Annotation
The RNA shown here (c-di-GMP-I-GGC riboswitch aptamer) has 89 nucleotides and comes from an Anaerolineales bacterium. The source organism's lineage runs through Bacteria, Bacillati, Chloroflexota, Anaerolineae and Anaerolineales. The sequence was found by an Rfam model in a public genome assembly. Its Rfam family is "c-di-GMP-I-GGC riboswitch aptamer". Its family is annotated with cyclic-di-GMP binding in the Gene Ontology.
RNA sequence: ACCGACAACGGCAAACCCGUCGAAAGGCGGGGACGCAAAGCCAUGGGUCUACAGCUGCCUCCGCAGUCAUGAUCGCCAGGUUACCGAAG
Numbered sequence: 001a002c003c004g005a006c007a008a009c010g011g012c013a014a015a016c017c018c019g020u021c022g023a024a025a026g027g028c029g030g031g032g033a034c035g036c037a038a039a040g041c042c043a044u045g046g047g048u049c050u051a052c053a054g055c056u057g058c059c060u061c062c063g064c065a066g067u068c069a070u071g072a073u074c075g076c077c078a079g080g081u082u083a084c085c086g087a088a089g
Stems, first nucleotide, its partner, number of pairs: 002089001003086002011036002016031006034075001040081003044078003047073003054067005
């Protein structure tokens, strides 16, 4: 350095609930633990989610349908980067 223990010190926090921001996906705060050796950070490649607005079609109107990230997701995969400990190999 790779690597990852029925090791040690600790850490994070899913679902759900409450509050809040957002059109939504989702984010933030509190509670709470399903799990996680990077479940720390980065939206770079892919995947997935949402579609306010825009565009197109339908429609008397209200609206409806399609398309679409500039939005989101790092606890989807990959990549980059930083980090505690030191068994076996």

The coordinates come from a structure-prediction model, not an experiment, and the mean pLDDT is 90.